[in-house]
Context: one part of a larger RNA
RNA sequence: AUUGAACGCUGGCGGCAUGCCUAACACAUGCAAGUCGAACGCGAACGAGCCUUCGGGCUCAAGUAGAGUGGCGGACGGGUGAGUAAUGCGUAGGAAUCUGCCCCUGAGUGGGGGAUAACCCGGGGAAACUCGGGCUAAUACCGCAUAAUCUCUGAGGAGCGAAGGUAGGCACUUGUGUCUGUCGCUCAGGGAUGAGCCUACGUCGGAUUAGCUAGUUGGUGGGGUAAAGGCCUACCAAGGCGACGAUCCGUAGCUGGUCUGAGAGGAUGAUCAGCCACAUUGGGACUGAGACACGGCCCAAACUCCUACGGGAGGCAGCAGUGGGGAAUAUUGGACAAUGGGGGCAACCCUGAUCCAGCAAUGCCGCGUGUGUGAAGAAGGCCUGCGGGUUGUAAAGCACUUUCGUUAAGGAAGAAGGGUGCAGGGUGAAUAGUCCUGUACUUUGACGUUACUUAAAGAAGAAGCACCGGCUAACUCCGUGCCAGCAGCCGCGGUAAUACGGAGGGUGCAAGCGUUAAUC
Numbered sequence: 001a002u003u004g005a006a007c008g009c010u011g012g013c014g015g016c017a018u019g020c021c022u023a024a025c026a027c028a029u030g031c032a033a034g035u036c037g038a039a040c041g042c043g044a045a046c047g048a049g050c051c052u053u054c055g056g057g058c059u060c061a062a063g064u065a066g067a068g069u070g071g072c073g074g075a076c077g078g079g080u081g082a083g084u085a086a087u088g089c090g091u092a093g094g095a096a097u098c099u100g101c102c103c104c105u106g107a108g109u110g111g112g113g114g115a116u117a118a119c120c121c122g123g124g125g126a127a128a129c130u131c132g133g134g135c136u137a138a139u140a141c142c143g144c145a146u147a148a149u150c151u152c153u154g155a156g157g158a159g160c161g162a163a164g165g166u167a168g169g170c171a172c173u174u175g176u177g178u179c180u181g182u183c184g185c186u187c188a189g190g191g192a193u194g195a196g197c198c199u200a201c202g203u204c205g206g207a208u209u210a211g212c213u214a215g216u217u218g219g220u221g222g223g224g225u226a227a228a229g230g231c232c233u234a235c236c237a238a239g240g241c242g243a244c245g246a247u248c249c250g251u252a253g254c255u256g257g258u259c260u261g262a263g264a265g266g267a268u269g270a271u272c273a274g275c276c277a278c279a280u281u282g283g284g285a286c287u288g289a290g291a292c293a294c295g296g297c298c299c300a301a302a303c304u305c306c307u308a309c310g311g312g313a314g315g316c317a318g319c320a321g322u323g324g325g326g327a328a329u330a331u332u333g334g335a336c337a338a339u340g341g342g343g344g345c346a347a348c349c350c351u352g353a354u355c356c357a358g359c360a361a362u363g364c365c366g367c368g369u370g371u372g373u374g375a376a377g378a379a380g381g382c383c384u385g386c387g388g389g390u391u392g393u394a395a396a397g398c399a400c401u402u403u404c405g406u407u408a409a410g411g412a413a414g415a416a417g418g419g420u421g422c423a424g425g426g427u428g429a430a431u432a433g434u435c436c437u438g439u440a441c442u443u444u445g446a447c448g449u450u451a452c453u454u455a456a457a458g459a460a461g462a463a464g465c466a467c468c469g470g471c472u473a474a475c476u477c478c479g480u481g482c483c484a485g486c487a488g489c490c491g492c493g494g495u496a497a498u499a500c501g502g503a504g505g506g507u508g509c510a511a512g513c514g515u516u517a518a519u520c
C1' cells in the first nucleotide's frame, strides 16, 4: 500500500460498487421455457335468455377455456469450479470438415396413397399409468412424376425433393377455382456466424519417483466419422518416449486482468469479459443443424418420499429460502417499463436473463454534525512553587445561516415503440390487399412518495476510536508495589512508574477507529 474479509467500540445522510472464500453437504415451498388457431382435427363447464310433459331441450356465451397431433425453441440464457498439469488454456499458424435460424442468387412447389392421436366404447391398476376395439385431419407419414452449376461414375450413364397456409379482388355450381400480395416448403450455389480437427511454442512442486509403453510406434488392406488420424480392425515390421526430466506422486480450472513494486519481479485469478469442464455418483445412447443434453430418456448405485406391499416418484453447483458447516456473507420482494432472448405475419405471450427495490459502514467517493462575535479569561475539573497556570473563545450571552434530515407542494428524463385515421411512395389490372415513409389523435414506467425545484419551522436531529518510554506525533497527578498487569521489537512493574489501572491534558485519524488474518 492492499482485501469478496472477520472481531471489538462507535455510528448522521447520499451516490456507485460488492456480498457462502467453509460442506461439488442435504434440501420443505414457490417460481426459473415456452410459444404458434395464419399447420390440423376436436371442443366444454359455470352463467344468461326462451320453451317445458319438470325428466329435460334450444340459443347466446364461443369455435371461448381446454387438452391432443404438428412446427420451432428447450444445445441459448443462468449456476458452479469437483475433475483436469494437458483430449485444457494463451499466442501464432494450418487443412481433411459441418453449419438450423440470418443475407444473396438460380431452379421448382405437379399428381396420388395408407395410417394415427385427440374422441367414443370396453378392460387392468391404490397410484404412476396402461391395454384392446372403432372413427378422423394436417405444413405428420409414404410412394409416383420431374432433375442440374448437385452426388456417383468404368465418362456410356445412373441417382436424389417438396406443403401448404393466409389477406384482398373476380367468377360461379357457395366452397371451390383463378389473379395479386405475403408467410412458408424443396433442391443447388455463395456469404456471414457458430462449431469440430491438426501443428509449434509457453504453462506449479517433488529424483527420498529413472526407466515407461503392446494398439504401444510405423506401414498396407478394410471399416468408421461431417472431417485428417490406431479412431477401430486383420496382417506385416519392431518400433516410440526419456536427465532438454519420460513415467509416477502431490497440488491446481486457464487467460484478459487484480494487488504490490521505481522497475525487474513477486503474489493472485472474487466481481466484469473470453475459453474449458461439470450438473446426486458411474455408464450409455436416442432425437436433432447443433447434446452424448442442469430443470430430456434408459441402466446401475447411494439417499429421500408415497404405497392398498404388487409397484411408483425425486435430484436448487437456476432465483429466493431452510437445516448443517463456519470467524463470516443478504429478500421465500417488484416489473417485463427499458435492453436482450424464444415463439408468432402481427397483436401479444413467456423470460428469478435483465432492470429495479430490500438488507449489510463490506469497500470507494462526496456531504453534514453549524457560522460570526464573545474576557468578568465565569463556574466546575486538573495541576500548583498557593502567587497562579490550564481546560479556554471553549461555554454562557448576542447576531446570523438552514446544506443534509423532517413536513408539504410542484416535477423532468429513462418512451423507442404499439393502435386508429389521413397523405405520399413500392408492388399490383385495381381507387382491394399488403409493405415502407410522413403526419394527426390516442396509448405504454417496475423503479416512484424518482432525480430535481420551491416553501415552512428550527441550531434545531447528527462524534467517535486508538494512542501519548524509544522506534513514533503527543505529559502530568493519583492508585499499585516484580503484585495486578502491559508488550510489534527493545523492554516496563521490587514505594515518587511520562511504559500497569484511573483522571486531567495532549496527539493522530474521523463516520469511522483499532485488532487479527493474508499478499507485495
Base pairs, nucleotide, nucleotide: 001519002518003517005516006515007514008513009512012367013366014365015364016363017362018360019359020325025323026322027321029320030319031318034072035071036070039069040068042066047060048059049058050057051056079278080277081276088203089202090201091200092199093198094197097195098194102191103190104189105188106187107186108185109184110144112142113141119134120133121132122131123130124129150159151158152157164183165182166181167180168179169178170177171176172175204250205249206248211241212240213239216238217237218236219235220234221233222232223231253275254274255273256272257268258267259266260265280301281300282299283298284297303314304313305312306311331357333356334355335354339353340351341350342349343348370400371399372398373397380391381390382389383388404461406456407455408454409453410452414447417443418442419441420440421439422438423437424436425435426434427433464509465508466507467506468505469490470489471488475504476503477502478501479500485492486491
Small-subunit ribosomal RNA, 5' domain from an uncultured bacterium, 520 nucleotides, folded computationally. RNAcentral holds the full RNA, with entries from ENA and SILVA. Its mean pLDDT, the model's own confidence on a scale to 100, is 89.